[in-house]
Background:
Bacterial RNase P class A from Bacteroidales bacterium OttesenSCG-928-K22, 365 nucleotides, folded computationally. The model forms 97% of the base pairs in the Rfam consensus.
RNA sequence: UUGACGACUUGUUCUAUCGCUGCGACAAAUUUGUCGGAGAGGAAAGUCGGGACAACAUAGAGCGCCAUACUUCCUAACGGGAAGGGUUCGUUUGUAACGAAUACAGAAAGUGCCACAGAAAAUUACCGCUCUGAGCUUGUCGAAGAGUAAGGGUGAAAAUGUGAGGUAAGAGCUCACGCAACAUUGUGGUGACACAUUGUUGGGGUAAACCUUAUGGGUUGAAAUGCCAAAUAUACCGGAGUUCUCUUUGAGAUAAAAACUGCUCGUUUGAUUCCGGGGGGUAGGCAGAUUGAGGUGCAAGGUGACUUGCAUCCUAGAUUAAUGAUAGAACUCGACAGAAUCCCGCUUAUAAAGUCGUUGUAAUU
Numbered sequence: 001u002u003g004a005c006g007a008c009u010u011g012u013u014c015u016a017u018c019g020c021u022g023c024g025a026c027a028a029a030u031u032u033g034u035c036g037g038a039g040a041g042g043a044a045a046g047u048c049g050g051g052a053c054a055a056c057a058u059a060g061a062g063c064g065c066c067a068u069a070c071u072u073c074c075u076a077a078c079g080g081g082a083a084g085g086g087u088u089c090g091u092u093u094g095u096a097a098c099g100a101a102u103a104c105a106g107a108a109a110g111u112g113c114c115a116c117a118g119a120a121a122a123u124u125a126c127c128g129c130u131c132u133g134a135g136c137u138u139g140u141c142g143a144a145g146a147g148u149a150a151g152g153g154u155g156a157a158a159a160u161g162u163g164a165g166g167u168a169a170g171a172g173c174u175c176a177c178g179c180a181a182c183a184u185u186g187u188g189g190u191g192a193c194a195c196a197u198u199g200u201u202g203g204g205g206u207a208a209a210c211c212u213u214a215u216g217g218g219u220u221g222a223a224a225u226g227c228c229a230a231a232u233a234u235a236c237c238g239g240a241g242u243u244c245u246c247u248u249u250g251a252g253a254u255a256a257a258a259a260c261u262g263c264u265c266g267u268u269u270g271a272u273u274c275c276g277g278g279g280g281g282u283a284g285g286c287a288g289a290u291u292g293a294g295g296u297g298c299a300a301g302g303u304g305a306c307u308u309g310c311a312u313c314c315u316a317g318a319u320u321a322a323u324g325a326u327a328g329a330a331c332u333c334g335a336c337a338g339a340a341u342c343c344c345g346c347u348u349a350u351a352a353a354g355u356c357g358u359u360g361u362a363a364u365u
Base pairs, nucleotide, nucleotide: 002360003359004358005357006356007355008354009353010352012330013329014328015327016326017325018324020039021038023036024035025034026033027032041336045347046346048345049344050343051342052341053221054220055219056218060265061264062263063262065217066216067215068214069213070084071083072082073081074080085104086102087101088100089099090098105212106211110210111209112206113205114204126152127151128148129147130146131145135141136139160178161177162176163175164174165173179202180201181200182199183198185196186195187194188193225287226286227285228284236277237276238275239274240273243253244252245251246250257269258268259267260266294313295312296311297310298309299308300307301306
């Protein structure tokens, strides 16, 4: 100088005129006018997670079902985030460093599965090696039998590796040094773990296979829910009931039935009846509804995610659904894209620009 990868930030700006919505103040009078301030995102998307809030409801237990799974910390909480540990991969002389990935509890509770190839996927013997040697064409020929798992082949994987001894030939059969798993002890660390010593064992893999262990989870969802108004047919059909006690204008218990998660228990309502079916009437208004786990700035603490203190700000609330149009200028020439109860995460889409880190090419010193 110019690429690649990763992470983070911004994501059109200013002026003027007119228009729309809501709020505040003043004046009007039930129409409204004037002034002032505000008005769609980093993802508003997906509806994948966690909550706030509301109702069931006064509030539970068990089973089922579902979710998570290395350690410590952060947070209201999370399957989220930060920093570490282990394993694997890349680079490399090197598990020293750097970078990346990680669905990372348990295979020694049990049940399954490992296709094809191969003799055999676990009580293996195809080729091979050794001993013995019928027979015959008398030779480095050779049936049958016994032994073997070191060598070769198949495969993703074939009973821990190398060397020596030993053997008929071999084998952890024996020895030395290693490897892996588990356990004890010591040192360091909050911890996961790391290093070292000693001992035991030596067919594996697989649990986004069934399963086991530990932890957690009540359900519904703003069309939730609450209040006011209006109207109708207290009619029709079906089912179950109308009981007891006391201090008797009342209170309490309780049956059928109903509600609470899929079931069971349990709890509550419950005597001025309840449940269900078809049908009839009404369908307007207000609240919820935006002051918060809130934003911004500074300081302190912390490796960091974040926390604490001080100061300051109020920044959309529509309900067939407002947040716009025109003109001029600027510029990185505008992509993905539009609020509907709210907040915190995750995932996906994205023109252009900027910052930081790692690394490659070219040139110069």